[in-house]
Background
RNAcentral holds the sequence, with entries from ENA. Transfer RNA from Paenibacillus plantiphilus, 77 nucleotides, folded computationally. The coordinates come from a structure-prediction model, not an experiment, and the mean pLDDT is 80. Rfam family: tRNA. About the family: Transfer RNA (tRNA) molecules are approximately 80 nucleotides in length.
RNA sequence: AGGGAUGUAGUUCAGUUUGGCAGAACGCUAGUUUUGGAUACUAGAGGCCGUCGGUUCGAGUCCGGCCAUCCCUACCA
Numbered sequence: 001a002g003g004g005a006u007g008u009a010g011u012u013c014a015g016u017u018u019g020g021c022a023g024a025a026c027g028c029u030a031g032u033u034u035u036g037g038a039u040a041c042u043a044g045a046g047g048c049c050g051u052c053g054g055u056u057c058g059a060g061u062c063c064g065g066c067c068a069u070c071c072c073u074a075c076c077a
Base pairs, nucleotide, nucleotide: 001073002072003071004070005069006068007067010026011025012024013023020057028044029043030042031041032040050066051065052064053063054062
């Protein structure tokens, strides 16, 4: 330098097929249960989807730039 993959909640991920109300598990908080703790059960908080633009009535999803991480190739020594 060229190519590819990934980026969504504190963590691990789904949601992209076919654009149409952002989800699960774990974790966290509160409650019930217990002498207390763990377990179990119930409820709740927490992200506007890496970032900036574009298309569209409508974008996590489509298009473009950039950033970060990883992989492959090339080049230099």